Predicted 3D model of a 73-nucleotide RNA (transfer RNA) from an uncultured bacterium. The coordinates come from a structure-prediction model, not an experiment, and the mean pLDDT is 81. Rfam family: tRNA. Its family is annotated with triplet codon-amino acid adaptor activity in the Gene Ontology. Rfam classes the family as a transfer RNA.
[in-house]
RNA sequence: GGGCCGUUAACUCAGUGGCUAGAGUGCCACCUUCACACGGUGGAAGUCACAGGUUCAAGUCCUGUACGGCCCA
Repeated sequence: GGGCCGUUAACUCAGUGGCUAGAGUGCCACCUUCACACGGUGGAAGUCACAGGUUCAAGUCCUGUACGGCCCA
C1' cells in the first nucleotide's frame, strides 16, 4: 500500500429500513441478614465511532474518514 471483518450502555454483546434501541455483567437505592455474601424489587446510565448522502422514515442501505483485528504484498 491492497483486500476482508468489526466499531451499539462502564464491560461483553444482540438488534427484518417502520411504535420509545435492548440483554447479561457491573453501578446506585431499598428489602432481606446481628453483619457480610447470596437472593429479590426498583432506578440511573446511549453523539448507535465521525461526516455526508439516499429515503416519508436510517443503528440498519450507499460514500468518505478515523480506530481495531485478520490476510496478502
It was read from a public genome assembly.